[in-house]
RNA sequence: CGAGUCGACCGGGCGGCCGCGUCAGGGUCACGGCCCUGCCGAGGAACGUCCGGGCUCCACAGGGCAGGGUGGUUGUUAACGGCAACCCGGGGUGACCCGCGGGAAAGUGCCACAGAAAACAGACCGCCGCGCCGACGGCGCGGUAAGGGUGAAACGGCGGGGUAAGAGCCCACCAGCAUCCCGGGUGACCGGGAUGGCUCGGUAAACCCCACCUGGAGCAAGGCCAAGAGGGCUGUCGCCGCAAGGCGGUGGCCUGCGCAGGCGGUUGAGGGUUGCCCGCCCGAUGCCUGCGGGUAGGCCGCUAGAGCCUGCCGGCGACGGCAGGCCGAGAUGGAUGGCCGCCGCCUCCCGCGAGGGAGGUACAGGACCCGGCGUACAGGUCGACUCGUCCG
Numbered sequence: 001c002g003a004g005u006c007g008a009c010c011g012g013g014c015g016g017c018c019g020c021g022u023c024a025g026g027g028u029c030a031c032g033g034c035c036c037u038g039c040c041g042a043g044g045a046a047c048g049u050c051c052g053g054g055c056u057c058c059a060c061a062g063g064g065c066a067g068g069g070u071g072g073u074u075g076u077u078a079a080c081g082g083c084a085a086c087c088c089g090g091g092g093u094g095a096c097c098c099g100c101g102g103g104a105a106a107g108u109g110c111c112a113c114a115g116a117a118a119a120c121a122g123a124c125c126g127c128c129g130c131g132c133c134g135a136c137g138g139c140g141c142g143g144u145a146a147g148g149g150u151g152a153a154a155c156g157g158c159g160g161g162g163u164a165a166g167a168g169c170c171c172a173c174c175a176g177c178a179u180c181c182c183g184g185g186u187g188a189c190c191g192g193g194a195u196g197g198c199u200c201g202g203u204a205a206a207c208c209c210c211a212c213c214u215g216g217a218g219c220a221a222g223g224c225c226a227a228g229a230g231g232g233c234u235g236u237c238g239c240c241g242c243a244a245g246g247c248g249g250u251g252g253c254c255u256g257c258g259c260a261g262g263c264g265g266u267u268g269a270g271g272g273u274u275g276c277c278c279g280c281c282c283g284a285u286g287c288c289u290g291c292g293g294g295u296a297g298g299c300c301g302c303u304a305g306a307g308c309c310u311g312c313c314g315g316c317g318a319c320g321g322c323a324g325g326c327c328g329a330g331a332u333g334g335a336u337g338g339c340c341g342c343c344g345c346c347u348c349c350c351g352c353g354a355g356g357g358a359g360g361u362a363c364a365g366g367a368c369c370c371g372g373c374g375u376a377c378a379g380g381u382c383g384a385c386u387c388g389u390c391c392g
Stems, first nucleotide, its partner, number of pairs: 001388010012343007020041002023038006043363001047374002050372005055218004062278004067214005072086005087101001088099004102209002107207002109203003124148002126144008156174002159171003175199001177196008222300004230255011257292007270282004307326008344361007
């Protein structure tokens, strides 16, 4: 200097004018509200809704099945399918990257075409032996799977012996497998040694088996207040009545719309346990169906939290501990915008240069909150490492 690998950060700035939202303070008010001042006011992904939780309710909630999820080991975390480190396998000269990483000797399925044959699978061309014939060739029987062919893949590789020709048939070396032992490591695994028969594909991101995890629904969760269409009980006053009682006014408490039909009332209708079963619980002015009516308003939940920043310590690291400091939207027909000017950055053009001109300036905006993952992103900055070339 070039090429590459991994990681982190920024992603507009300044000024002026007008205009928004919560909160606080002050003023005013016809109590509907209005005005002034001040602090603060969108993200690294707020997107996707793919995971995990906190929280709320079922509910004081058990067992089983189904369903779903994960899949090397060890750590980390509230948890995760996340993250860190490592192991094994594969790719790359390398830095590094990739992995739906348990099981094919539990079972089932599939491996097109080609090929003799695709799983305890086989003889197309060959090779050998014997016999026959019309005889440098052919036919029949037997042996063979070393050579060739087909294919992504054909029952270990290579060298030798042996054989009629061959074959782990035998031997040496190697790979794999099984058993045992030694060493290293928390572990997945790694290294070494001995013995052994000779060695029975691939695919589970196919069904399946195994191990572990898993209750459901979700802020439109869930609470509180008000209102509305009606009823019940009771006190008191008045009227009617022989009395029981009835009607009206008024006060208090309770309930929660009206009509019709059906079922049921402890021998349990119906409902809950948000897939099913068992079990358990609630349950009588009850429940279901049809028709009709009223309300859909306000407040809470709602932001101080598994929070953030700095320093030190432990750890390879993810992360953890300690100390100190900080408080950074809480809207609800849903708030931060518009205009102007000067810069910053990028692209192109002109210019010897200084510089000038034109255009552009990313992805994208909350709604209970948090930890991740995935996706999008104009442009810019920084760090570490690898390879190549050159110089010293």
Description:
Bacterial RNase P class A from an Actinomycetota bacterium, 392 nucleotides, folded computationally. The organism belongs to Actinomycetota, within Bacteria. Model confidence (mean pLDDT): 77 of 100. Its Rfam family is "Bacterial RNase P class A". Rfam's curators write: Ribonuclease P (RNase P) is a ubiquitous endoribonuclease, found in archaea, bacteria and eukarya as well as chloroplasts and mitochondria. It was read from a public genome assembly, where an Rfam model found it.